RNA sequence: CAUGCCUGCUGGGGGAGUUCGGUUGAACUGAGAUCCGCACUGAGCGGAGACCCUUGGAACCUGAUCCGGUUAGCACCGGCGGAGGAAAGCGGCCUGUUCGGCGU
Numbered sequence: 001c002a003u004g005c006c007u008g009c010u011g012g013g014g015g016a017g018u019u020c021g022g023u024u025g026a027a028c029u030g031a032g033a034u035c036c037g038c039a040c041u042g043a044g045c046g047g048a049g050a051c052c053c054u055u056g057g058a059a060c061c062u063g064a065u066c067c068g069g070u071u072a073g074c075a076c077c078g079g080c081g082g083a084g085g086a087a088a089g090c091g092g093c094c095u096g097u098u099c100g101g102c103g104u
Base pairs, nucleotide, nucleotide: 001096002095004093006092007091008090009089010088011054012053013052014051017028018027019026020025034048035047036046037045038044060085061084062083066079067078068077069076
């Protein structure tokens, strides 16, 4: 100096879906589908926790009530996508490379 689904600290960013039901319930996917308060029909706002992501950034948002396959539906696969946005600093470890010193 580089490498990595690695890792620590501090700060920061982000989402919480689908289906069934007898509605204080159950099932599915996922890292995560939680809790509290407000609002009181609006599917919203605020706070907390866990989790994930943090520029080498598909965490997450927009396009999007998107397109093709597939599913009961979500999920999943492919496209869109070399798209447009998106939150950083300092260390540790692994492996490799280079330079310098010392010894032989």
TPP riboswitch aptamer (THI element) from uncultured Geobacter sp., 104 nucleotides, folded computationally. The organism belongs to Geobacter, within Bacteria. Its Rfam family is "TPP riboswitch aptamer (THI element)". Rfam describes the family as follows. Vitamin B(1) in its active form thiamin pyrophosphate (TPP) is an essential coenzyme that is synthesised by coupling of pyrimidine and thiazole moieties in bacteria. The prediction has a mean pLDDT of 77. The sequence was found by an Rfam model in a public genome assembly.